[in-house]
Context: one part of a larger RNA
Molecule: large-subunit ribosomal RNA, domain VI
Organism: marine sediment metagenome
RNA sequence: CGUUGGGAAUUUGAGAGGAGCUGACCUUAGUACGAGAGGACCGGGUUGGACACACCACUGGUGCACCUGUUAGGCUGCCAGGCCUAUAGCAGGGUAGCUACGUGUGGACGGGAUAAACGCUGAAAGCAUCUAAGCGUGAAGCCCCCCUCAAGAUGAGAUUCCCCAUUCAAUUUGAAGUAAGAUCCCUUAUAGACUAUGAGGUUGAUAGGCCAGAUGUGGAAGUACGGUGACGUAUGAAGCUGACUGGUACUAAUAGAUCGAGGA
Numbered sequence: 001c002g003u004u005g006g007g008a009a010u011u012u013g014a015g016a017g018g019a020g021c022u023g024a025c026c027u028u029a030g031u032a033c034g035a036g037a038g039g040a041c042c043g044g045g046u047u048g049g050a051c052a053c054a055c056c057a058c059u060g061g062u063g064c065a066c067c068u069g070u071u072a073g074g075c076u077g078c079c080a081g082g083c084c085u086a087u088a089g090c091a092g093g094g095u096a097g098c099u100a101c102g103u104g105u106g107g108a109c110g111g112g113a114u115a116a117a118c119g120c121u122g123a124a125a126g127c128a129u130c131u132a133a134g135c136g137u138g139a140a141g142c143c144c145c146c147c148u149c150a151a152g153a154u155g156a157g158a159u160u161c162c163c164c165a166u167u168c169a170a171u172u173u174g175a176a177g178u179a180a181g182a183u184c185c186c187u188u189a190u191a192g193a194c195u196a197u198g199a200g201g202u203u204g205a206u207a208g209g210c211c212a213g214a215u216g217u218g219g220a221a222g223u224a225c226g227g228u229g230a231c232g233u234a235u236g237a238a239g240c241u242g243a244c245u246g247g248u249a250c251u252a253a254u255a256g257a258u259c260g261a262g263g264a
Base pairs, nucleotide, nucleotide: 001152005163006162007161008160009159010158011157015149016148017147018146021049022048023047024046025045026044027043033038051106052105053104054103055102059100060099061098062097066093067092068091069090070089071086072085073084074083075082076081110144111143112142117137118136119135120134164263166176167175168174169173181259182258183257184256185201186200187199188198189197206252207251208250209248210247211246212245213244216240217239222235223234224233225232226231
């Protein structure tokens, strides 16, 4: 821009893409078969491999604004307590998120038309013949069934709901302010390169802060006591704690602006 008024939502599915794999074991059954050795079809069940999709409750990984220990140097006048640099200084753990080594799911079942093949009826050709007319069975393959996208499918579909017939100029038609609605702008995340999408914008819990909790770390500082001292113990499951959970308008989403029908 189109889809022949403007808008919001829910959809149909022409068409396109994805998937399609397979082992072992148990049973049927040591049965059928076979002199024996050996050893099934068909059917039922269990459990794997690879692959794919999803997820983070579990087990792990990572986790550069979390916690702790510690080395060297420097700074804070000194002690103590802290801070900075050294690969994140090194080391031990670790929330959210993201993940696999983790755990869920999937290939199914079924239908239709067939291939090779096997048949029925059956002439040409008094017989025979699956074929010439006609009718069946039949594959991991084909078309559906399953999953995803999908009306620019210009053949532009369908359904539900909302908004209205204003003003100016006028010959078709043009312009303006509006309606429903949407956007700019702003706070943002389950979204994200930008955009888009989603949640919100005071009639508000959208983000930050704060409060409480969870989680992690692992016993803060100060003081007292014990020890010559390094240090230990008590106060005290202490102190600190990013992303997590629940609250709370303290801060910021203020104010404002724009677009948007009049129906050949």